[in-house]
RNA sequence: AGUCGAACGAGAAAGUACUUCGGUAUGAGUAAGUGGCGCACGGGUGAGUAACACGUAGGUGACCUACCUUAUAGUUGGGGAUAACACCGGGAAACCGGUGCUAAUACCGAAUGUGUCGUGUGACAUUAGAAAAGCACAACAAAGAAUGCCUCUACUUGUAAGCAUUCGCUAUGAGAUGGGCCUGCGCGGCAUUAGCUAGUUGGUGGGGUAAAGGCCUACCAAGGCAACGAUGCCUAACUUGUCUUGAAAAGGAUGAUCAGCCACACUGGAUCUGAGACACGGUCCAGACUCCUACGGGAGGCAGCAGUAGGGAAUAUUGCGCAAUGGGGGAAACCCUGACGCAGCAACGCCACGUGAGUGAGGAAGGCCUUCGGGUUGUAAAGCUCUGUCCUAAGGGAAAAAUGGCAGAUGAUCUAAUAGGUCAUUUGAUUGAUGGUACCUUAGAAGAAAGCACCGGCUAACUUCGUGCCAGCAGCCGCGGUAAUACGAAGGGUGCAAGCGUUGUUCGGAUUUAUUGGGCGUAAAGCGCGCGCAGGCGGAAGAACCAAUUCAAAAUGUGAAAUCUCGGGGCUUAACCCCGAACGUGCGUCUGAAACUACUUUUCUAGAGUAAUGGAGGGGGAAGGGGAAUUUCACAUGUAGGGGUAAAAUCCGUAGAGAUGUGAAGGAACACCAGAGGCGAAGGCGCCUUCCUGGCCAUUUACUGACGCUGAGGCGCGAAAGCGUGGGGAUCAAACAGGAUUAGAUACCUGGUAGUCCACGCCGUAAACGAUGAGAACUGGUUUUUGGGGGUAUUGACUCCCUCAGAAACGAAGCUAACGCGUUAAGUUCUCCGCCUGGGAAGUACGGUCGCAAGACUAAACUCAAAGAAAUUGACGGGGGCCCGCACAAGCGGUGGAUUAUGUGGUUUAAUUCGAAGCAACCCGCAGAACCUUACCUAGGCUUGAAAUCCUACGAAUUCGACGUAAUGGUUGAAGUGCCCUUCGGGGAACGUAGAGACAGGUGCUGCAUGGCUGUCGUCAGCUCGUGUUGUGAAAUGUUGGGUUAAGUCUCGCAACGAGCGCAACCCCUAUCUUUAGUUGCCAGCAUUAAGUUGGGCACUCUAGAGGGACUGCCUGGGUUAACCAGGAGGAAGGUGGGGAUGACGUCAAGUCCUCAUGGCCCUUAUGUCUAGGGCUACACACGUAAUACAAUGGUACGAACAAAGGGAAGCGAACUCGCGAGGGGGAGCAAAUCUCAAAAAACGUAUCUCAGUCCGGAUUGAAGUCUGCAACUCGACUUCAUGAAGUUGGAAUCGCUAGUAAUCGCGGAUCAGAACGCCGCGGUGAAUACGUUCCCGGGCCUUGUACACACCGCCCGUCACACCAUGGAAGUUGGUUCAAUCUAAGACGUGACUCUAACCGCAAGGAGG
Repeated sequence: AGUCGAACGAGAAAGUACUUCGGUAUGAGUAAGUGGCGCACGGGUGAGUAACACGUAGGUGACCUACCUUAUAGUUGGGGAUAACACCGGGAAACCGGUGCUAAUACCGAAUGUGUCGUGUGACAUUAGAAAAGCACAACAAAGAAUGCCUCUACUUGUAAGCAUUCGCUAUGAGAUGGGCCUGCGCGGCAUUAGCUAGUUGGUGGGGUAAAGGCCUACCAAGGCAACGAUGCCUAACUUGUCUUGAAAAGGAUGAUCAGCCACACUGGAUCUGAGACACGGUCCAGACUCCUACGGGAGGCAGCAGUAGGGAAUAUUGCGCAAUGGGGGAAACCCUGACGCAGCAACGCCACGUGAGUGAGGAAGGCCUUCGGGUUGUAAAGCUCUGUCCUAAGGGAAAAAUGGCAGAUGAUCUAAUAGGUCAUUUGAUUGAUGGUACCUUAGAAGAAAGCACCGGCUAACUUCGUGCCAGCAGCCGCGGUAAUACGAAGGGUGCAAGCGUUGUUCGGAUUUAUUGGGCGUAAAGCGCGCGCAGGCGGAAGAACCAAUUCAAAAUGUGAAAUCUCGGGGCUUAACCCCGAACGUGCGUCUGAAACUACUUUUCUAGAGUAAUGGAGGGGGAAGGGGAAUUUCACAUGUAGGGGUAAAAUCCGUAGAGAUGUGAAGGAACACCAGAGGCGAAGGCGCCUUCCUGGCCAUUUACUGACGCUGAGGCGCGAAAGCGUGGGGAUCAAACAGGAUUAGAUACCUGGUAGUCCACGCCGUAAACGAUGAGAACUGGUUUUUGGGGGUAUUGACUCCCUCAGAAACGAAGCUAACGCGUUAAGUUCUCCGCCUGGGAAGUACGGUCGCAAGACUAAACUCAAAGAAAUUGACGGGGGCCCGCACAAGCGGUGGAUUAUGUGGUUUAAUUCGAAGCAACCCGCAGAACCUUACCUAGGCUUGAAAUCCUACGAAUUCGACGUAAUGGUUGAAGUGCCCUUCGGGGAACGUAGAGACAGGUGCUGCAUGGCUGUCGUCAGCUCGUGUUGUGAAAUGUUGGGUUAAGUCUCGCAACGAGCGCAACCCCUAUCUUUAGUUGCCAGCAUUAAGUUGGGCACUCUAGAGGGACUGCCUGGGUUAACCAGGAGGAAGGUGGGGAUGACGUCAAGUCCUCAUGGCCCUUAUGUCUAGGGCUACACACGUAAUACAAUGGUACGAACAAAGGGAAGCGAACUCGCGAGGGGGAGCAAAUCUCAAAAAACGUAUCUCAGUCCGGAUUGAAGUCUGCAACUCGACUUCAUGAAGUUGGAAUCGCUAGUAAUCGCGGAUCAGAACGCCGCGGUGAAUACGUUCCCGGGCCUUGUACACACCGCCCGUCACACCAUGGAAGUUGGUUCAAUCUAAGACGUGACUCUAACCGCAAGGAGG
């Protein structure tokens, strides 16, 4: 995918030229046709294919090969057609039919046969098995074309026959090239695919093919494949290579580009031609789809190059050229060639280059940050001086081109030939798509050229703002809930760079499938146990043999090229390209060696086995026997209960139970012995006797001679429960019934069926466990025990020693993550088997096998980021041991009931300011809200502010008025000059007013940003460290243990030795004494007074300084000769004398931003500040804490005693006086041991009340007052008179207290103008009880368990509701694959009939053939 006129006939048209006007030539060898070669190459794609498809190594003695090369021999002489063309016809078209003419290198006979093939015969020689020389017979060929010449022949001009050359054609041989077929080995997944196969496996004859073969056919035989994976299903083109890993090897994944091979060409089937096809751009048929149509019928196949549509996350131009390379045709020119060469598009990849270089500090401006000083961006920029890759313009300008043909030249060859052709060498001109491209020169010009990701760790690189578990980020861990280096932005930085980042995929890390190179006691993992086929492994001999295996980097062939690696070379370099080498670890052939393994042969006894003599045993099976006990039955005695439980009841019993006695029946199990003991493969086995039977151990000799070990499948055994059939049935006892308990009560109790027992048969599982497969060898010991043997000693037994086989405890080395194991290994090695590979799903669904069933065995999809082992420290436990505490108990008094006070919640309100919340908030902050306080509300004002610092102006400061207002604010008048310096002009400090801005101010938020302070466990006895030691480590030890204490107090022991913070002591008060001192205190004696009033005194009391004293010091006993404990003496006090201060490491994100301080945020004519009034004091209610009571241990009245500790100057305030009183007047004294508050009260004595809502109780209310204070209305305290509520001892529950304590009584103080029932102190009177540690609560130490670590207020399981995800089922519906049967196109085969028919045969008829 055409081409050839140099195979052939014919010779279209317009136009042009010539013309004899018929035509001829040209156009044009063009359109179309016959014929030849090609179209089976090249190009595309990967659907199918798990296969001799591919890879590699071989075979073909079982084959073919057009064109090409080479060799030999030929190319003689005839025949009949047919397309084109012409005419006619049909059809819409595609196209078709009929008649007639014609050519060939088209087609067909004949001749010849170098030869080839067939048949027969067949020498030499060979092979596992052939072809075959020679001979005979038969069959089989061909085509011409182009160019040139005239020597020979014919006509004789030159042509033709002929000759020559070249190209063809025919037959045959050889080669080259390309293929066909066959074989060894290699090359996916699933066994939840285990059996498959009738042309199946083989043979004989025949057919078929280029060729072997069941490839096909007839007959015969019954084979063939498969656990070393057949068959089936799913997936997939294969390979050289590519990617990746690592030091390397072995691997894992993949099969783009380039190259080799295969398959396919719309889907399926078939076929012709041909050398080659069952054919991408051939034919036929069927199907789907698209298009044309006159509806009758036709046309088509981009997985060629471009391009279009669709799909998709996504993949290019309907370009130029045959100039080169390659291919087809041709003699050639030449034609064709979306192969190919180029260009275009895409940062898709690799490589190279640039975006400038030098200088430049006022370190510019701007940005950002800031500790406000500055830092950083940053020599970066600007500026100045240069360069020219790239860019623009102009000029020059390649290599890739050499063949070929043409024009010459030379030589060789064919020949009669100086024609001509062919071959070889050589000269010249000619041929470029890319492209005026690469490259070079000149000029201009820093101009036109930097992004992307990241900055919490991994991982190089940090700040600010915004946001506030929102928005968002995220590879893993994880960021974000108001100070985010993690989100978003900015500045800065880091990394890479014409790229950067993301996503996907693969390998790696992963020794995390482990051949190299893992494991199985508890993390996943040893089959429940044995026997045993196959398989795997296997004793000794320096025996023999062989060479399968192995080795000799032996030799040789192959292992395509490209790639990778190494050495060179070419483009300016590189990427890229070229050359050479090496590699290719594989397979084949061949040579050699013989140690190992295997085969074969021989020998041995150590493994294994047999025989002999003894031995122990709940080993197994069968039969027989025995007594105790339970139950039932019978009889007897006997009477009211028995039984059962935490307690009961159901139940049994007056119809006589239970109890007791005697007897009988029946079934099941075998006390003591009995043991860490024995036997068995495991499950398991326990009264006695007999029979049958398996295994084991010891000793000694003899025999066999490796006979062994393990063991996938397979076979057998296999507790309990369960199932089937038939027995049996005493006890016990699922289910079930009843009675209780309980929220429920499937647990408890009373009954009770299957079952439990036997025979036969199934089931085949258990925490079937030593959670530890079997066998063999080696490696210190100690103790015990069972069964044998030996020895010493002994009368004998026991004991002791040695040894074999078991069973136990502890432990060297070693191993182990640790715990632990440790000659009975979990140590060190060998052999074989089984099993594991994150958790859940799940020991489940589906499928399969087994089973009567129950069910057993084998096991996925899906989902999660964890699940798990051992050990450690804590915490916890309705675990254990020891111990303590007003923790319980024993007591005393309360709360909870009443009224009131007070705080809180709730409610209300303009506001009822805020905080505190179990103990450890609630008479708490508040040691004191009428205003103030005050933070809240309402209203009115102020805005550099009420108070602070700085600046300017004026005025000294300051004092006193007036107007006005609710008040503050506001308006306004008068007086008035001080201090320091002075050059006398003035200036300065302080203060006031006005002004501007920096700033002030905030009881606004965050106590979960903080400091400080505080509460609490808890005055509990604990909490830690250094060094050492132990452990892989977390950690441990010390700090545990025996005692003891209030105490981790002390002591003893101890791989610990020491130390620190806590305990104790040191400090204060108090109890006793001494001493010093003696006023304001005291008074024994002396004097004196109304009076310690005064003199005097300091003895005593007291005061307040300094000291003493108490230390288990002494005695007795106990205890370990200890610590210490019990008792005693003395002493004021005795074992810490009593009380206080003192609060370890830490816990509770405990409390407090409203004491104070403070980060951040927020407000700034207001969330600041001033003022008046109100509120914090409200009131259906609930809770806490108190006061007072309910009375006689009392109330009332009268009388008359005894404290301590405090306060007092804007103070305490006496005497006296007034008032019933609160209080008033008064003002002595006192800055206090002097004066004063100040009276203590209960107690005591006397009287009265006599058990009642009272002579109890005092709330509430009315009236009148007092005091404080600018001011008592909201909203003070007190007094007097009157009023006289609830309440008669308090439910469940709950609090305090162990001695000068509880209880009870009063006194003082702080705060404070006034205002305590609160708080903080003081003294008076003054008890009861503690057996004890079982229980409640809290705590300490040791130990134990743990799935908890936010630590039991933990963790966690299941249902349900809602949403979502995955999966199953579902009436049905639909697709795919396979099998069987059936219908059927083209095609193929067989057969019959009919029709037509040039070449050959035949005279013809006809025949052969088609």
This is a predicted structure of a 1410-nucleotide RNA (small-subunit ribosomal RNA) from an uncultured delta proteobacterium. Its mean pLDDT, the model's own confidence on a scale to 100, is 81.